[in-house]
RNA sequence: GGAACGUUGUUAGCGCCAGGCCCGGAGACGGGUGACGAGGUAUGGCAGUUAUCGAAAGACUCGGCGGAUGCUGUCACGGCAGUGCGUGAGCCGAAAGGGAGAAAGCAAAAAGCAGAAUCAACACUGUAACAGAGGUUCUCCCGGCACGCUUA
Numbered sequence: 001g002g003a004a005c006g007u008u009g010u011u012a013g014c015g016c017c018a019g020g021c022c023c024g025g026a027g028a029c030g031g032g033u034g035a036c037g038a039g040g041u042a043u044g045g046c047a048g049u050u051a052u053c054g055a056a057a058g059a060c061u062c063g064g065c066g067g068a069u070g071c072u073g074u075c076a077c078g079g080c081a082g083u084g085c086g087u088g089a090g091c092c093g094a095a096a097g098g099g100a101g102a103a104a105g106c107a108a109a110a111a112g113c114a115g116a117a118u119c120a121a122c123a124c125u126g127u128a129a130c131a132g133a134g135g136u137u138c139u140c141c142c143g144g145c146a147c148g149c150u151u152a
Base pairs, nucleotide, nucleotide: 014066015065016064017063019062020033021032022031023030024029036054037053038052043076044075045074046073047072048071049070077093078092079091080090084149085148086147087146088145097142098141099140100139101138102137103136112127113126114125115124
């Protein structure tokens, strides 16, 4: 340096299970179900909050606990687009103003079929299709302040 095998991680629809429900069992009890992907950590602290989007389903994604990248408020720091600094207001977060519209593009599961396994429920593998939000691009509308020192 290469090869083979094994293990762990690549997590935030994430982890867990005492209700409910399902399967096995005469029972004790045992097993199972309990979020499908997309998006999201792009300054930090604190507090609050049942934390975005659709898909599926209609016993459950129902219920409970924990967590969480969301949002809101607040504080600090920073920015506001062709002149510097300071103060205040406003809006934002290093992609650093707000709003509206349009376009392109983008999923997995469930169901079905096939496979393999189990006493069974459930779960697993392969396969086709189908979103919305965000983001991207384009267009339009609104905003881009006040005062002071001062001409950098």

GlmS glucosamine-6-phosphate activated ribozyme aptamer, 152 nucleotides, folded computationally.
The coordinates come from a structure-prediction model, not an experiment, and the mean pLDDT is 77.
Of the family's consensus pairs, 86% are formed in the model.
Rfam family: glmS glucosamine-6-phosphate activated ribozyme aptamer. Its family is annotated with regulation of gene expression and catalytic activity in the Gene Ontology. The family's RNA type in Rfam is riboswitch.